[in-house]
């Protein structure tokens, strides 16, 4: 790097180096950031999947739901920081009125991504 497939509204920061951007990419919005951005060490922490160990609960009746550990991966501002692309609601604008169109919510889908876990 393809590929399937499962996950993403839980969770969890300090120093020490750097010095001016960062939150994936494009656009637009918010946001973070010299009270010190990325990127790198170095400690510290979460516990998503994979593994290990548990069987008080609670069940399907022997596993995992869950609890635990922290070995391997990951991860440690904000939902994946929101939005975009299709549908469903109720709602405003505009019209005498309806359709439509746009504009905001919301709720499901997709797409893209990022992590794993198998497999090439």
């Nucleotide at each position: 790097g393809a590929u399937u497939u499962a996950u993403a509204c839980a969770g969890a920061c300090g120093a020490g180096a750097g010095g001016a951007g960062a939150g994936a990419a494009u656009a637009g919005g918010c946001u973070c950031u010299g009270a010190g951005a990325a990127c790198c060490u170095c400690g510290g922490g979460c516990a998503a999947c994979c593994u290990g160990u548990c069987c008080c609960g609670c069940u399907a009746c022997u596993u995992g739901c869950g609890a635990u550990a922290a070995g391997g991966u990951g991860c440690c501002a904000a939902a994946a920081c929101c939005u975009a692309c299709c549908g469903g609601a109720a709602g405003g604008u505009u019209c005498a009125a309806c359709c439509a169109a746009c504009c905001a919510u919301u709720c499901g889908g997709g797409c893209u991504u990022a992590u794993a876990a198998a497999c090439c």

A computed fold for a 120-nucleotide RNA from Emticicia sp. TH156, annotated as SAM riboswitch aptamer (S box leader). Model confidence (mean pLDDT): 80 of 100.